The RNA shown here (transfer RNA) has 74 nucleotides and comes from a Bacilli bacterium. Lineage of the source: Bacteria > Bacillati > Bacillota > Bacilli. It was read from a public genome assembly. Its Rfam family is "tRNA". It is annotated as a transfer RNA. Rfam links the family to the GO term triplet codon-amino acid adaptor activity.
RNA sequence: CGGGAGUUAGCGCAGCUUGGUAGCGCACCUGCUUUGGGAGCAGGGGGUCAUGAGUCCGAAUCUCAUACUCCCGA
Numbered sequence: 001c002g003g004g005a006g007u008u009a010g011c012g013c014a015g016c017u018u019g020g021u022a023g024c025g026c027a028c029c030u031g032c033u034u035u036g037g038g039a040g041c042a043g044g045g046g047g048u049c050a051u052g053a054g055u056c057c058g059a060a061u062c063u064c065a066u067a068c069u070c071c072c073g074a
Stems, first nucleotide, its partner, number of pairs: 001073007010026004020057001028044005050066005
C1' cells in the first nucleotide's frame, strides 16, 4: 500500500440476510432458603448498538466517510 472480517450492557455473544418495542448466558442488586459460605428459587437494575453524515414515515440493520482491532497478500 491492496483485500477481507470485526466493533451491540461489566465480560462473552445473538439480532443485520428480509428496516418496524434491543435480547441471551455469566456477572451485579434485593428477597426467600441455609448456623454461615456456596448452591437453589423468585424478582430487579444496567445500552448515545465504535464515531459522524445520508436515505426513509421509521435505521443496530441500507449507503458513504472516519477511528480502532485482527487476518491475508505485496